[in-house]
RNA backbone atom coordinates (compact mmCIF):
# COMPACT_ATOMS: atom_id res chain seq x y z
C1' N A 1 0.00 0.00 0.00
C1' N A 2 -4.04 -3.55 -1.19
C1' N A 3 -7.82 -7.17 0.29
C1' N A 4 -11.37 -9.37 4.00
C1' N A 5 -14.35 -8.88 8.42
C1' N A 6 -16.37 -5.91 12.44
C1' N A 7 -17.66 -1.17 14.59
C1' N A 8 -18.69 4.23 14.07
C1' N A 9 -26.07 8.24 18.27
C1' N A 10 -22.32 6.38 23.92
C1' N A 11 -17.72 7.67 26.53
C1' N A 12 -13.23 10.43 28.14
C1' N A 13 -8.49 16.68 29.28
C1' N A 14 -5.11 19.11 32.09
C1' N A 15 -0.09 21.11 32.03
C1' N A 16 4.48 22.41 29.15
C1' N A 17 6.95 23.78 24.36
C1' N A 18 5.27 26.24 20.05
C1' N A 19 2.92 30.29 17.22
C1' N A 20 -1.53 30.04 12.71
C1' N A 21 -3.91 27.16 11.42
C1' N A 22 -7.58 22.98 12.18
C1' N A 23 -12.26 19.85 11.69
C1' N A 24 -9.77 13.53 5.41
C1' N A 25 -11.68 15.56 0.20
C1' N A 26 -15.60 19.30 -2.04
C1' N A 27 -19.65 22.53 -0.37
C1' N A 28 -21.64 24.21 4.14
C1' N A 29 -21.23 25.13 9.09
C1' N A 30 -17.97 25.44 13.04
C1' N A 31 -13.27 25.55 16.27
C1' N A 32 -8.84 28.85 16.85
C1' N A 33 -4.25 34.97 19.79
C1' N A 34 -9.43 33.71 26.06
C1' N A 35 -3.74 30.28 21.59
C1' N A 36 -4.75 26.12 15.75
C1' N A 37 -1.41 22.11 13.90
C1' N A 38 2.73 19.48 15.77
C1' N A 39 5.76 17.53 19.84
C1' N A 40 6.43 16.23 25.25
C1' N A 41 4.47 14.90 30.28
C1' N A 42 0.70 13.18 33.21
C1' N A 43 -4.40 11.75 33.46
C1' N A 44 -8.77 9.57 31.48
C1' N A 45 -12.39 6.78 28.05
C1' N A 46 -13.50 2.44 25.58
C1' N A 47 -13.06 -2.84 25.37
C1' N A 48 -10.90 -4.37 18.92
C1' N A 49 -6.69 -7.68 20.23
C1' N A 50 -5.92 -9.76 25.33
C1' N A 51 -7.04 -12.49 30.28
C1' N A 52 -10.66 -15.15 33.40
C1' N A 53 -15.41 -17.51 34.34
C1' N A 54 -19.90 -19.44 32.37
C1' N A 55 -23.01 -21.34 28.33
C1' N A 56 -23.64 -24.09 23.68
C1' N A 57 -21.66 -27.50 20.12
C1' N A 58 -18.04 -31.14 18.65
C1' N A 59 -14.08 -34.80 19.85
C1' N A 60 -12.84 -38.14 23.92
C1' N A 61 -13.56 -44.29 28.18
C1' N A 62 -11.98 -40.59 31.61
C1' N A 63 -8.85 -36.58 32.44
C1' N A 64 -9.18 -33.17 28.95
C1' N A 65 -9.07 -30.56 24.23
C1' N A 66 -11.18 -27.54 20.24
C1' N A 67 -14.72 -24.09 18.18
C1' N A 68 -18.54 -20.20 18.76
C1' N A 69 -21.58 -14.94 14.95
C1' N A 70 -23.36 -16.39 22.87
C1' N A 71 -23.28 -14.19 28.29
C1' N A 72 -20.66 -11.88 32.27
C1' N A 73 -16.25 -9.85 34.59
C1' N A 74 -11.18 -7.56 34.47
C1' N A 75 -7.88 -3.59 32.56
C1' N A 76 -1.63 -5.60 33.37
C1' N A 77 0.01 -5.57 28.08
C1' N A 78 -0.71 -4.15 22.10
C1' N A 79 -3.52 -0.39 19.42
C1' N A 80 -7.11 3.53 19.25
C1' N A 81 -9.55 7.68 21.08
C1' N A 82 -10.53 12.22 24.68
C1' N A 83 -15.42 19.88 20.41
C1' N A 84 -19.82 19.24 17.55
C1' N A 85 -23.61 11.78 15.28
C1' N A 86 -17.81 10.03 11.11
C1' N A 87 -20.06 18.05 12.80
C1' N A 88 -23.86 18.01 8.40
C1' N A 89 -24.46 17.05 3.27
C1' N A 90 -22.29 14.54 -1.22
C1' N A 91 -24.61 8.81 -4.64
C1' N A 92 -29.27 5.93 -4.96
C1' N A 93 -34.23 4.53 -3.45
C1' N A 94 -38.72 5.59 -0.77
C1' N A 95 -42.02 9.24 1.78
C1' N A 96 -43.60 14.32 2.15
C1' N A 97 -43.81 19.65 1.08
C1' N A 98 -44.96 26.01 -1.74
C1' N A 99 -40.26 25.26 0.32
C1' N A 100 -36.72 23.87 4.12
C1' N A 101 -37.21 18.26 4.94
C1' N A 102 -37.61 12.81 6.84
C1' N A 103 -36.23 7.49 6.47
C1' N A 104 -33.26 3.53 4.55
C1' N A 105 -29.18 1.77 1.89
C1' N A 106 -24.54 2.78 -0.51
C1' N A 107 -19.93 5.47 -1.41
C1' N A 108 -15.94 7.79 0.99
C1' N A 109 -13.34 8.05 5.61
C1' N A 110 -11.58 6.42 10.60
C1' N A 111 -10.17 2.41 13.98
C1' N A 112 -9.21 -2.72 15.10
C1' N A 113 -8.09 -7.80 13.83
C1' N A 114 -6.46 -11.06 10.06
C1' N A 115 -4.24 -11.86 5.18
C1' N A 116 -1.10 -10.60 0.77
RNA sequence: UUCUUAUCAAGAGAGGUAGAGGGAAUGGCCCGAAGAAACCUCAGCAACCUUCAGCUUGUUUUCACAAGACUGAAAAGGUGCUAAUUCCAUCAAGCGUUAUGCUUGAAAGAUAAGAA
Predicted 3D model of a 116-nucleotide RNA (SAM riboswitch aptamer (S box leader)) from Niallia taxi. It was read from a public genome assembly, where an Rfam model found it. The source organism's lineage runs through Bacteria, Bacillati, Bacillota, Caryophanales and Niallia. The prediction has a mean pLDDT of 81.